[in-house]
RNA sequence: UGAGUUAGUUAGACAGUCGCUAUUUAUAAUUAAAUAGAGGAAAGUCCGGACUCUUAGGGUAGAAUGCCAGAUAACGUCUGGAAGAUGAGAAUCUUGAAUAGUGCAACAGAAAAUAUACCGCUUUUUACAACUUAAAAAGUAAGGGUGAAAUGGUGUUGGUAAGAGCACACCGUAUGAUUGGUAACAAUCAUAGCAAUGCAAACUCCAUUUAGAGCAAGGUCAAAUUAGGCAUAAGAUAUUACCCAUAUCAAGCCACGGUAGACCGCUUAUGAAUUAUAAUGUGAAUUAUAAUCUAGAUUAAUGACUGUCCAUUGACAGAAUCCGGCUUAUAACUAACUCAAUUU
Numbered sequence: 001u002g003a004g005u006u007a008g009u010u011a012g013a014c015a016g017u018c019g020c021u022a023u024u025u026a027u028a029a030u031u032a033a034a035u036a037g038a039g040g041a042a043a044g045u046c047c048g049g050a051c052u053c054u055u056a057g058g059g060u061a062g063a064a065u066g067c068c069a070g071a072u073a074a075c076g077u078c079u080g081g082a083a084g085a086u087g088a089g090a091a092u093c094u095u096g097a098a099u100a101g102u103g104c105a106a107c108a109g110a111a112a113a114u115a116u117a118c119c120g121c122u123u124u125u126u127a128c129a130a131c132u133u134a135a136a137a138a139g140u141a142a143g144g145g146u147g148a149a150a151u152g153g154u155g156u157u158g159g160u161a162a163g164a165g166c167a168c169a170c171c172g173u174a175u176g177a178u179u180g181g182u183a184a185c186a187a188u189c190a191u192a193g194c195a196a197u198g199c200a201a202a203c204u205c206c207a208u209u210u211a212g213a214g215c216a217a218g219g220u221c222a223a224a225u226u227a228g229g230c231a232u233a234a235g236a237u238a239u240u241a242c243c244c245a246u247a248u249c250a251a252g253c254c255a256c257g258g259u260a261g262a263c264c265g266c267u268u269a270u271g272a273a274u275u276a277u278a279a280u281g282u283g284a285a286u287u288a289u290a291a292u293c294u295a296g297a298u299u300a301a302u303g304a305c306u307g308u309c310c311a312u313u314g315a316c317a318g319a320a321u322c323c324g325g326c327u328u329a330u331a332a333c334u335a336a337c338u339c340a341a342u343u344u
Stems, first nucleotide, its partner, number of pairs: 001340010012309007020037007039316001043327002046325005051214004057244004062210005067081005082095005096205002101203002103199003118144002120140008152171004157167002172194001173192008218264004228254003235249004271293001273292008
């Protein structure tokens, strides 16, 4: 200097004029003044909850997660570790079970799960004087070929008619013991010739967890207004389905008509809140002390203009019950680390 990896910060500022919403104060009222007013993702609606309602409960089905240990109100989130894979590296990604059972695997190939002999190698018999060649029988799975994968791997060890864990050495695998670690797991030793590829984001099995609906939840007040039909206690209803159980008793279903208003919930953030400091911890975070109270609309406010400064630049983009995360979109800047080249 260039290329990359990981993490973080900000999201224009100040002043003036006019306009909009909320709260407080003053005023008989009109009105006036002060204070505050859309994000880091408000987006997605992907997870988890707080809160509200449904009369409890149990079982089956369904659904979710999936290495180990921690954090948290909780999570499919976060922190730290283990094993494996990718990368030159900083780093990133993945994670129960394939003899409990069922199922799928095109094409190629002799053969793909009760698997196997295409080319080849060896022996015997027949024909030939012999080699060779041809046919038949027996043996073989080392070599070659096909394939993502051919049934443990390598060997300049032995053995065989030729071969083969057939035997041997090492590696691997399985079982056991010891040591270290909370654990996932790792190391060492011993024994054993020891094995049926891939897919479970296929059905499934195992372990753990799981009620539902949602602020248009739910509650209060006011106002107005109806022809009816079906079923009906051996019944009906009860916020996923089925069964059992329990509770209630004129509650149910279809259809006709009326109303569509005001207030609460609603945010004067009182909250698992924010900020700062200290201690503990590898860390996520916890504890203690102090300070702060930051928008609440309801056909939907939070804006427009002018000037100056900065320029690195004004990008992505607008609150509707609230909070903790994840994912996605995007401009500029900063720090650490990795690699390459050059110079000293």
The RNA shown here (Bacterial RNase P class A) has 344 nucleotides and comes from Candidatus Lightella neohaematopini.
The gene name in the source record is rnpB.
The RNAcentral record of the sequence draws on ENA.
Of the family's consensus pairs, 95% are formed in the model.
Its mean pLDDT, the model's own confidence on a scale to 100, is 77.
Rfam family: Bacterial RNase P class A. Gene Ontology terms of the family: dimeric ribonuclease P complex, ribonuclease P activity and tRNA processing. About the family: Ribonuclease P (RNase P) is a ubiquitous endoribonuclease, found in archaea, bacteria and eukarya as well as chloroplasts and mitochondria.